[in-house]
RNA sequence: GGGCCGGUGGCUCAGCCCGGUAGAGCGACAGGCUCUUAACUUGUUGGCCGCGGGUUCGAAUCCCGCCCGGCCCGCCA
Numbered sequence: 001g002g003g004c005c006g007g008u009g010g011c012u013c014a015g016c017c018c019g020g021u022a023g024a025g026c027g028a029c030a031g032g033c034u035c036u037u038a039a040c041u042u043g044u045u046g047g048c049c050g051c052g053g054g055u056u057c058g059a060a061u062c063c064c065g066c067c068c069g070g071c072c073c074g075c076c077a
Stems, first nucleotide, its partner, number of pairs: 001073007010026004020057001027045006050066005
């Protein structure tokens, strides 16, 4: 330098293909249950989707540029 994959709640991920405005599990908080802890259970909490731009009535989703992480290939030495 090139190619591919990924970046979405605190964590791990789904949703992207095929545009219609974002979910799950765990966590945290509160309650129930329990002698207590744990377990179980109910509810709540929490992300303008890496950044910028474009297309569109409408973008996490399509297009372009950039940043970050991973894998592979190449070049120099």
Transfer RNA from a Candidatus Thorarchaeota archaeon, 77 nucleotides, folded computationally. It matches the Rfam family "tRNA". Rfam describes the family as follows. Transfer RNA (tRNA) molecules are approximately 80 nucleotides in length. Rfam classes the family as a transfer RNA.